[in-house]
RNA sequence: AGAGUUUGAUCCUGGCUCAGGAUGAACGCUGGCGGCGUGUUUAAGGCAUGCAAGUCGAAUGGGUUUAGACCCAUGGCAAACGGGUGAGUAACACAUUGGUAACCUACCUUGAAGUUCAGAAUAACUCCGCGAAAGUGGAGAUAAUACUGGAUGUGCUCGUGUUUCGUAAGAAAUACGCGUAAAGAUUUAUCGCUUCAAGAGGGGCCUAUGGUCUAUCAGCUAGUUGGUGAGGUAAAAGCUCACCAAGGCUACGACGGAUAGCGGGCGUGAGAGCGCGACCCGCCUCACUGGGACUGAGACACUGCCCAGACUCCUACGGGAGGCUGCAGUCAAGAAUAUUCCACAAUGGCCGAAAGGCUGAUGGAGCGACGCCGCGUGGAGGAUGAAGCCCUUCGGGGUGUAAACUUCUUUUCUCAGGGAAGAACAAAUGACGGUACCUGAGGAAUAAGGGGCUGCUAACUUCGUGCCAGCAGCAGCGGUAAUACGAAGGCCCCAAGCGUUAUCCGGAUUUAUUGGGCGUAAAGAGUCUGUAGGCGGUUUGAUAAGUUUCUCGUCAAAUCUGAGUGCUCAACAUUCAGACCGCGGGGAAUACUAUUAAACUAGAGGUCGGGAGAGGUAGAUGGAAUUGCCGGUGUAGCGGUAAAAUGCGUUAAUAUCGGCAAGAACACCAAAUGCGAAAGCUUUCUACUGGAACGAAUCUGACGCUGAGAGACGAAAGCGUGGGGAGCGAAUGGGAUUAGAUACCCCAGUAGUCCACGCCGUAAACGAUGAAUGCUUGACAUUGGCAGUUUCGACCCUGCCAGUGUCGCUUACUCAAGUUAACACCUUAAGCAUUCCGCCUGGGUAGUACGAGCGCAAGCUUAAAACUCAAAGGAAUUGACGGGGACCCGCACAAGCGGUGGAGCAUGUGGUUUAAUUCGACAAUAAGCGUGGAACCUUACCAGGGCUUGACAUGAUGCUGCAAAUCCUAGGAAACUAGGACUUCUUCGAGAGUGCAUCACAGGUGCUGCAUGGUUGUCGUCAGCUCGUGUCGUGAGAUGUACCGUUAAGUCGGGUAACGAGCGCAACCCCUAUGCUGUGUUAAAUGUUCACAGCAAACUGCCUGUUUAUACAGGAGGAAGGUGGGGAUGACGUCAAAUCAGCAUGGCUCUUACGCCCUGGGCGACACACGUGCUACAAUGGUUAGAACAACGGGACGCCAAGUCGAAAGACGGAGCUAAUCCUAUAAAUUUAGCCUCAGUUCGGAUUGAGGUCUGCAACUCGACCUCAUGAAGUCGGAAUCGCUAGUAAACGCUUAUCAGCCAUGGAGCGUUGAAUACGUUCUCGGGUCUUGUACACACCGCCCGUCACGUCAAGGGAGUCUGUAGUACCCAAAUGUCCUCGUAGGAGGGCAAAAGGUAAGAUAGGCAACAGGGACGAAGUCGUAACAAGGCAUCCGUAGCGGAAGCUGUGGAUG
Repeated sequence: AGAGUUUGAUCCUGGCUCAGGAUGAACGCUGGCGGCGUGUUUAAGGCAUGCAAGUCGAAUGGGUUUAGACCCAUGGCAAACGGGUGAGUAACACAUUGGUAACCUACCUUGAAGUUCAGAAUAACUCCGCGAAAGUGGAGAUAAUACUGGAUGUGCUCGUGUUUCGUAAGAAAUACGCGUAAAGAUUUAUCGCUUCAAGAGGGGCCUAUGGUCUAUCAGCUAGUUGGUGAGGUAAAAGCUCACCAAGGCUACGACGGAUAGCGGGCGUGAGAGCGCGACCCGCCUCACUGGGACUGAGACACUGCCCAGACUCCUACGGGAGGCUGCAGUCAAGAAUAUUCCACAAUGGCCGAAAGGCUGAUGGAGCGACGCCGCGUGGAGGAUGAAGCCCUUCGGGGUGUAAACUUCUUUUCUCAGGGAAGAACAAAUGACGGUACCUGAGGAAUAAGGGGCUGCUAACUUCGUGCCAGCAGCAGCGGUAAUACGAAGGCCCCAAGCGUUAUCCGGAUUUAUUGGGCGUAAAGAGUCUGUAGGCGGUUUGAUAAGUUUCUCGUCAAAUCUGAGUGCUCAACAUUCAGACCGCGGGGAAUACUAUUAAACUAGAGGUCGGGAGAGGUAGAUGGAAUUGCCGGUGUAGCGGUAAAAUGCGUUAAUAUCGGCAAGAACACCAAAUGCGAAAGCUUUCUACUGGAACGAAUCUGACGCUGAGAGACGAAAGCGUGGGGAGCGAAUGGGAUUAGAUACCCCAGUAGUCCACGCCGUAAACGAUGAAUGCUUGACAUUGGCAGUUUCGACCCUGCCAGUGUCGCUUACUCAAGUUAACACCUUAAGCAUUCCGCCUGGGUAGUACGAGCGCAAGCUUAAAACUCAAAGGAAUUGACGGGGACCCGCACAAGCGGUGGAGCAUGUGGUUUAAUUCGACAAUAAGCGUGGAACCUUACCAGGGCUUGACAUGAUGCUGCAAAUCCUAGGAAACUAGGACUUCUUCGAGAGUGCAUCACAGGUGCUGCAUGGUUGUCGUCAGCUCGUGUCGUGAGAUGUACCGUUAAGUCGGGUAACGAGCGCAACCCCUAUGCUGUGUUAAAUGUUCACAGCAAACUGCCUGUUUAUACAGGAGGAAGGUGGGGAUGACGUCAAAUCAGCAUGGCUCUUACGCCCUGGGCGACACACGUGCUACAAUGGUUAGAACAACGGGACGCCAAGUCGAAAGACGGAGCUAAUCCUAUAAAUUUAGCCUCAGUUCGGAUUGAGGUCUGCAACUCGACCUCAUGAAGUCGGAAUCGCUAGUAAACGCUUAUCAGCCAUGGAGCGUUGAAUACGUUCUCGGGUCUUGUACACACCGCCCGUCACGUCAAGGGAGUCUGUAGUACCCAAAUGUCCUCGUAGGAGGGCAAAAGGUAAGAUAGGCAACAGGGACGAAGUCGUAACAAGGCAUCCGUAGCGGAAGCUGUGGAUG
C1' cells in the first nucleotide's frame, strides 16, 4: 500500500467480497512447563448451609465462678465506611468551568475560656403471669460519662445605635440590652466533657458549556410562569400553602416515543473520526416490589424500623419468620464463565489508654491455553541416499541427514541436599511455603499439533467420484483425464496452539470538515414572490465580541509517550519527565470579521423622454372552410382501401348553383421572429393593465443576493353546476385483416374537446443543466440610440455604444485556454471563483405499505421495512444483426437451351422388419458418399462348432520332442482332432528353425473426432486478412486498409498522419492455339502430319479519341488482343463441421473373451418416404441393308489376330505383341436406300416363362451375358426446383481404374456433331465496401414482457381475540406526616395529603388469526409477442376509458 467481481474487450459510476488489528468470548481438533493478568456479557430469576460489623470493665449496675476469666443489661463510639450491581435514569445523573454575601460538618489539628450546686427515674436482676413459637404484661429494688433543674458567661444567638468596606442582597468592627453550657474515669500523669474561633478533609445547593436516535412525535404546560405573604430546610428556591396576575417553553426541535448508567479511558485508524464503557480509578444509582419516617454530625439506611404487595418457610391454625445485585456454594436460564479453600503474617478500616478483638476489605493458594509474555520438546556428525510410502517419461525422482547408527549436552523432568526476601517495631510474630532460588545425581530421557495448497493468497501431484457425493469469504468448482469434492504423498503458514463463528474499527474518499457529487451513471424543487436564517460594496474613527499572542489557575490518580530502575529476559511492576484537548482570570495587538458613529457612489432603486412586442383581462368584429336545412340542375352511383366490405344512394345520393343556420379554429404575413417567472401566448379593433430594454441628466444612499417553512400561478386529462355542440373523437357498434385480433385499416359514434363559475396540482412541467455576481478569443440577425457622409429632409452606407436572440469552433486567416468517464460543454459554460437554497448515496421490493395532511372523487404530497440479487447502470469500441440506407459483384435474377419433380428400372438414404439386416455421413457442406467393384473371402453383423501365450511381434526359462512341411487313413459342415507314413539344415556348440509347458505379453473395426495428430468439406479463387515504426485516443481501439476514379482483383492512380512490409490477387508451373530449329522409332517411300526437346511470339508495345493520372473505347498488324482458353494453386479464419472404421495416438475398457479360426446366413429383406441417375413416352423418330470420319487409353497369371464351329453368348485355335511395330478395335450420332404413318404403335421396354454361354471350390438366397416367348407403366409430367454464357449447353459414341466374374445406368477421361440468349440490376439468393440504430456478443435460431398453473419465503391488510405500557377521571385507603377538637395524663375522635387496590372511557405497543390482495425466488409448464433494428403501428411521460395478458385507444407533451 491494495486486490477480486458487471463487459467480447474498454473507461467510468457503483455496490458486494477479501487480505490487517481487536475481544470478559464461544465452538472444533490438539495440548509439556512457568510468570503476570482475567473469569455469569444471559434470569436486577429463585435460593439450602456457613461466614461477611463490631468494640469498650480506664463510663455503670448485676449474674456465674476455686482462680485466670466469662456472661447479661444500661451507656459511649462505630454500624451512612468497606464490599456488590447497572434495574431505573436523556437528568445538574455525569464531565469540565465557575459560584455559595444562600450552607452543614462527628472523629482529627491549632487557639481562647470553662468544667459549679442539686434532683427524679430506669434496664439487667427478683417475684407473679400470657403464648406452640416469636415474643410480651404486671409488681418491686438500683447505678452511671444515661436523664432533669438552678448558678456563672470568655464567647455565642437575637434586638437597637454608630463607623468602615462592598455595584448590591450584605459583611466587619464597636457600645448597650434579653437569652444561653458542662461529666466524669483512673491514680498523679493523663484521657475526657462544655462554649467559641480557625484549619484540614468530607458533603449539600446553584450556573454556563458538552455528549444518543426519532418530525411517519408540532405544539406543550394550572404549581404551570411570576409576584406578595406565610410555612419549611443546614441552606437559595413553587420546596409547600393562601391570594393576585397570565404567564412560561418551542423549528437553535419544546412535548412525546425508543434506547442507554456517566466520565477517566479501551479498540481501531496516518489523522479527522468511528465503535465501545469488562477488569482498575472517580461520580451517580439500586438493595425482593412500592410507600414512609425514626435515630444520628451524616441515612430516608444492602446484612436497622413501620405499612402494603408478591413469593418462600414454621405453626398447636390462634399467629409468626425471611430477603446472597457481600464471599463461597446451589437450582434455573444459556453457546458460555471458577473453591461451600488458607490467613489476618502484610496493607488498610472500626472500637479501645493499651494489650487486643473484629474484618469473605485485603493478602494468598485452587480451577479454566480465556488473554499476554517467556522456555522446551534436543545439539553435532552421519549415504550418490536403507526400508516403507508416493510419483514416474520406468531411466529415475521425492520424503531426506530425515531415520538407523556414533558422540555430546541436561533448559525441562525425577530424586536427594541446602534454602530466602517479603518483619515494620527492642523482642516476639509468615497464610503463601519447605515456595522462589542454589547444589548434586540420573537419563534423550516426560513433551507437536492445527489449518491451508484455482485466483485474491505462501504452497501440487496421483488415485477415487462423474452437475452425483460434495466444496465455497467473493469470483466460482463438480456433467469420465477435477492442482477447487474425498483420500494419499509432497509442500506452505503458524505453533502449545491452530482454525471456525459472532461482534467492532480499518481498507470504505462507500456520508467526503480534512475529503464526493447532481446534462446523459443516483441526484436541480414545474415556476415565481417573499418570512426566519445565511452571506454581503467603498472610506474614516471608536470598541475589542470573534481572531492572534504572553502569562496565571485548573484539567485527580492510573492509562499513553520518552529516559531509567526491579523481577535471569519479557509480559508485569515502579521512578522521573512530558504530552493532548478544554475551561476560567489578567495583560497586549487591531490586519480581517463583528458592533457602533460619520461619510461616499461603481451595487440596487426612483424621476424624465421617445420607441418595440402573439405579455394579461374584458368587450366587439371579419372572411374562407366544414356540416346541416331549403330550393334549382342532373342521374346511378358515391364513399373507402394495399385490396375490400360495412355505410350512403331511385323516398334522387355524390357532383353543381343559390339561399339560410350553427359551432369551432384563425390560411397568407410567418421566421434560427417576438413577449412572458414558468405553464403559455397569433383574425382584426377598442378599453383597462403588468413587465423589460434604451437615452440623457438628475435624486436616494447599500436600501443588496439567496431563501427552510409559507403564499401565488401552474399544459393536457379528469371532477361538480349550468350552457353549447359544426368538426374531431376515448368508450361502444359494425366491416375487414388474422391461427386468434378485445389492435393497427375502414364506416358510424357517446363522454370530452368550446363557454361561465368552482375544484384538481400533476407531465420526458426538459436545456433531463437552481438563483445571483465577477472574470476568461469570435461571427451573424434584430431593437433603440449616437456620430460621420449625403440630402431640402430622409433611406442606403461606414464606424461606435447599450441591450436581446441565434450560430459555430479549437480552427480559413494573427490568435487561445479550460473542463469532462467519454459523449460533449465552451462569454446564455458543463471553464475559473464567491454566496445561498434544493437534492443523491447499489439494483429490486417501491414512489409501494402503514401513518398523517389535502381532495367531491380520481388521486396527490410526505415516505419505509422484511425479503432478495451480485450486480443494476453511463459513455464509448470491435463485431454481428435489422421486415435501416448507399455503392458493387456472381448463371444470383432476367433473356434463352436442356432437365428434375409424374412412369418403369438402377443405385444410395430414412423408416419398418429381422437372429443379423455391421458401422459411419444428416440443410447449404449427408444420401451412384466412405465402397475405384458385399456369391465364399472382403466382413467389422447373426446362428452354430472350436482355440486360449493365442492368427501376428519380441524376450526369458525348462523339456529335449522333432527339422518345418508334405502325403495317407478315420471322424467332421469345416476349422480341427486322433492315428500312420515320409524325409531332414548344421561348423555337432544345442547354433538357426520348430513343437510343448511356464512367465512377461499379444490382440480388440470395443468407447471417446467434445482429449488429439494428420487429412478433408464449406464460406470461396470471395478480395480480403494482418504486421513493424510513427501518429491520435486515459483506454478498448483507430489510422495505415477512409475518400475520388479505375480494375477480375486491397489491380493501379490521385489524394492523405502516415511511411513501409507480410500472407492472399497477379506472375512464375503444366496442357492447349502459331511459327522456327534439332532429333527420332514405326512406316514400302518422300515431305507434311506425328512424337520429343528447345526457342520465338503479346507488352496496352503502336495509332486515334477521352482522361490530371491510372485507365477505358476504337483501329492496325498478327495464329492469337487486352488475365487468348483450360488446369494446378485455396490468405487470416468460421462451423467443438467430418473422420479413433484408412493411418497414427492419450485416456478408459475386455482378457478360456468385446481376442482368434471355421461353416452357413446377413450387409441384397419391403406397406412406404426422399435424393441421384438410366430408359422412355416417339416421325428432328424407330427399324433393315450399305457407306464414312476420331481421340484418350490398356495389354505377359495379359491383350488375343487369322481361320473353323455355333443363330448368339461363346468355344476350338494358336500367329503376333514385353508394344507409334501386334492385339483390344466394327466408333456412334452422320450419310444413302427401303419400310413403318400417329396407334399404347414396327414407340417403350419392365415383368415373367423356357433354353443356353462364361467366370469361379461354389452362381439357391445373390452374378453377368445370349436366344426364343411374354410386352407393365408411360402419350412430356402439380406446387416447386436444377445445370449452363462457346467449342459452352445439348446430343453421340469410345477408353479406363477397381476386377476371377459382375449387379457400371456410377466414377475418371477422350474425342465427334454443335446451338440459343444476356435489355438490364427493380426483385430472389450469396458475397464485398461504407454508413446508421441496437437493451444482441452462445451474437436475431439473439434478447425479452405480462397474465395463468405449481412450490417456497418474508412483509402489509384483516372480522376478532389475548398481553403489556403510560396517563386521565372517580371510589376506597395502610404506615407516616400535618392540622383541629376533647381530655389532668396515658390517650380518644375527626379533617387533609398519601402507596397498593378497584371502576370507567380512551391512547399506545405487541402476540395469534380464518380470509382476500400484491411482492420475491424457483434447469427445461401454458397463452400470446409488448420492448430492443423504422422490432415490423417509432418509443416514452402525465391523464382517462377499455381489454385473458403483455397492452390498445383518446388528449396534451418530450426526442432519450

The RNA shown here (small-subunit ribosomal RNA) has 1456 nucleotides and comes from a wastewater metagenome.
Rfam family: Bacterial small subunit ribosomal RNA.
The coordinates come from a structure-prediction model, not an experiment, and the mean pLDDT is 83.